Predicted 3D model of a 359-nucleotide part of an RNA (large-subunit ribosomal RNA, domain IV) from a Polyangia bacterium.
The full RNA is in RNAcentral, with records from ENA.
The organism belongs to Polyangia, within Bacteria.
Its mean pLDDT, the model's own confidence on a scale to 100, is 87.
[in-house]
Context: one part of a larger RNA
RNA sequence: CCCAUCCUAAGGAACUCGGCAAUAUUCUACCGUAACUUCGGGAGAAGGUAGGCCGACGGUCGUGAAGGGCGCACGCCCUUAGCGGCUAUCGGCUGCAGAGAAAUGGGGGUAGCGACUGUUUACCAAAAACACAGGACUCUGCUAAGUCGGAAGACGACGUAUAGGGUCUGAUGCCUGCCCGGUGCCGGAAGGUUAAGUGGAGGAGUCAGCCGCCGCAAGGCAGCGAAGCUCCGAACCGAAGCCCCGGUAAACGGCGGCCGUAACUAUAACGGUCCUAAGGUAGCGAAAUUCCUUGUCGGGUAAGUUCCGACCUGCACGAAUGGCAUAACGACUUCCCCACUGUCUCGGGAUGGGACUCA
Numbered sequence: 001c002c003c004a005u006c007c008u009a010a011g012g013a014a015c016u017c018g019g020c021a022a023u024a025u026u027c028u029a030c031c032g033u034a035a036c037u038u039c040g041g042g043a044g045a046a047g048g049u050a051g052g053c054c055g056a057c058g059g060u061c062g063u064g065a066a067g068g069g070c071g072c073a074c075g076c077c078c079u080u081a082g083c084g085g086c087u088a089u090c091g092g093c094u095g096c097a098g099a100g101a102a103a104u105g106g107g108g109g110u111a112g113c114g115a116c117u118g119u120u121u122a123c124c125a126a127a128a129a130c131a132c133a134g135g136a137c138u139c140u141g142c143u144a145a146g147u148c149g150g151a152a153g154a155c156g157a158c159g160u161a162u163a164g165g166g167u168c169u170g171a172u173g174c175c176u177g178c179c180c181g182g183u184g185c186c187g188g189a190a191g192g193u194u195a196a197g198u199g200g201a202g203g204a205g206u207c208a209g210c211c212g213c214c215g216c217a218a219g220g221c222a223g224c225g226a227a228g229c230u231c232c233g234a235a236c237c238g239a240a241g242c243c244c245c246g247g248u249a250a251a252c253g254g255c256g257g258c259c260g261u262a263a264c265u266a267u268a269a270c271g272g273u274c275c276u277a278a279g280g281u282a283g284c285g286a287a288a289u290u291c292c293u294u295g296u297c298g299g300g301u302a303a304g305u306u307c308c309g310a311c312c313u314g315c316a317c318g319a320a321u322g323g324c325a326u327a328a329c330g331a332c333u334u335c336c337c338c339a340c341u342g343u344c345u346c347g348g349g350a351u352g353g354g355a356c357u358c359a
Stems, first nucleotide, its partner, number of pairs: 001354008010345002014343001019340001027051005036041001038171001052093005058087006067078004094098001106338004111333002113330002118130002134169007146155003172325004177255003182252002184248005191243003197237001202232005209224002212221003256274005283317001284314001295311005
């Protein structure tokens, strides 16, 4: 010097990202207990008093000898004493200390998020993430939809729309505005487009044969070309889909700009204009969202980039990708206070084990 355990004057968070760590609190009985609240809770709220031993005198519970009564066969009932347990009151004794050791909640206030109990990254994240009861949309009429499988088959379900599948939201309270132009889905079938297929106008190849030229002949070369066979092939007829018509946002999603105007100023209830499918309603708002920003004002501190309350200029909140509240709950996150402390001022000491030296 390091590790572990423990003590420490005065101060008491000045430490630090942060009271991390360690104190403190801790049991039982009684007294007492706020805001708020979904009336259950909050609550062990908070805060306080008592606690040992001895004696006296009561209370109460159990057991119940002897005695009495009933019955008279076991047995049942009453009651005093004794014994055992708990306990009130009064008096006394005693230590530094009486829940004498051990085990055994620190508390309060504020805000955010998530309603809650639960679940999770086995081995760096336990959370505000997931789930949840509740809400909504949508599919599914039973050989259900959906899922697994190549199929048989199975699950769904020995269920039947108060059922089952999918998606979103996430207790509860108050609510959930406008837009269907785009994309998706649902419905429609008049018209347009359109595959295979049908159809076969027409075209091409081959070829019996015919004709011409060369050749004495055999034969060679060029042209035309029926039937058959083969190939190509237009018009016309062809579903769904798409185009088209309508619906649908708790479907995917979206929810403006400029200019002017009131008898101080400022501001603009008001007006004009352009664009749009429609221009953000209620509520909330420098927010887990605010860049400028440590916005401005107020509170708390001697001093506060955090915190709380307001304001609204919302870079870039906003209504089931839910909005705003919310009692209770949380090993969640933020800020403040009381108590308490070696976290610190700032160190010191004790014990044990290492390190170090020697063997």